Small-subunit ribosomal RNA, central domain from an Alphaproteobacteria bacterium, 349 nucleotides, folded computationally. The organism belongs to Alphaproteobacteria, within Bacteria. It matches the Rfam family "Bacterial small subunit ribosomal RNA". The prediction has a mean pLDDT of 89. The full RNA is in RNAcentral, with records from ENA.

[in-house]
Context: one part of a larger RNA
């Protein structure tokens, strides 16, 4: 360079935005670069191939014939791609009329449990466990009632529901912002797709600053178990878990399924909208756009998937090529550091 793949055998980038580059919607013109023909020059000789002759065959020689898949020059076609300049409205966006959302950011507030401190009733236990000990308690615990603190999460609503690109997101209120939807079709007029680098976003953990620390709780300490028990049970507990302006950029960052577009049987549920019917109870009937079940065809090694495709097709981009050494080494790049990110080999089955 190819060919065959990426849901579960190896393989879809964690997510998005965007440069180059790759692709590209109708109509009807023009130009001829790709494109096709026509011819002309070139495309040495040898050599491969065909033929057909010389050495007694052969190798080798020697003749013709193709072939030289190319290239440049002219004359031409003009369907397709592409330049150019018009047009158009299906893509694409913009306008204007809804309504729905845990969709982001900030500030404020609410109640329930938990701890913890204050009184006040009250007496001997309480706690845990599979059993107990450690532990707490006559210096009055646990219980129980009243006040007061502080932090962190937000029961019910809560749904195979909703939002968002992902990661994500849950009291309630403000006030500031993104985005999809639905119904008009007023406007723009291919403004699109897709996307190496490159930017940004990006769970938990951890790092460094300054604060908070209730509850849970790595590390630690003790009580159990146990042949040991550096564990699982328990009783304490410290970083951390929370705020703040920062790093860090990794996850089974998973629908293990890139993103955008077209087609291609039904049936059911459910969210958010529009229209119709009927007419006063919401069911029915139809369509858009989400989110689920069930299955036709088809696909798939099979599992299973099936209009939210893994199906039939297009564009484009990552990725894989036999287990192991190894997502290491070594070298760069990047981080404070942990480490990331790129990425072998020898050897060996």
């Nucleotide at each position: 360079c190819u060919g065959g793949g990426c849901g579960u055998a190896a393989a879809g980038g964690g997510c998005a935005u965007g440069u180059a580059g790759g692709c590209g919607g109708a109509u009807a013109g023009g130009c001829a670069a790709g494109u096709c023909a026509g011819a002309g020059g070139u495309g040495a000789a040898a050599g491969c191939c065909c033929c057909g002759g010389g050495c007694u065959c052969a190798a080798c020689c020697c003749g013709g014939g193709a072939a030289c898949u190319g290239c440049c020059u002219u004359u031409g076609a003009g369907a397709c791609u592409g330049c150019c300049a018009a047009u158009c409205u299906a893509g694409a966006g913009u306008c204007c009329g809804g309504g729905a959302g845990a969709g982001g950011a900030u500030a404020g507030u609410g109640g329930a449990a938990u701890u913890c401190c204050c009184a006040g009733u009250g007496u001997a236990g309480a706690g845990g466990u599979g059993a107990a000990a450690u532990u707490c308690g006559u210096a009055g615990a646990u219980a129980u009632u009243g006040g007061g603190a502080a932090g962190a999460a937000c029961a019910c609503c809560a749904g195979u529901g909703g939002c968002g690109a992902a990661g994500g997101c849950g009291g309630c209120u403000a006030u500031c912002u993104g985005g999809a939807c639905c119904g008009g079709u007023a406007c723009u007029g291919a403004c699109g797709c897709u996307a190496a680098g490159g930017u940004g976003c990006g769970a938990a953990a951890g790092c460094g600053u300054g604060g908070g620390g209730a509850g849970c709780a790595a590390a630690c300490a003790g009580g159990a178990u146990u042949a040991g028990a550096u564990a699982c049970c328990c009783u304490g507990g410290u970083a951390g878990u929370c705020c703040u302006a920062g790093c860090u950029g990794u996850a089974a960052a998973c629908g293990u399924u890139g993103u955008u577009c077209a087609c291609u049987a039904g049936a059911u549920g459910u969210a958010g909208g529009c229209g119709g019917a009927u007419u006063g109870g919401u069911c029915c009937c139809g369509u858009c756009u989400g989110c689920g079940u069930c299955c036709a065809a088809g696909c798939u090694a099979a599992c299973g998937u099936g209009a939210u495709a893994a199906g039939u097709g297009a564009a484009c981009c990552g990725c894989c090529u036999g287990g192991g050494g190894a997502g290491u080494a070594c070298g760069g790049c990047c981080g404070c550091a942990a480490g990331g990110c790129u990425a072998a080999a020898a050897c060996u089955c």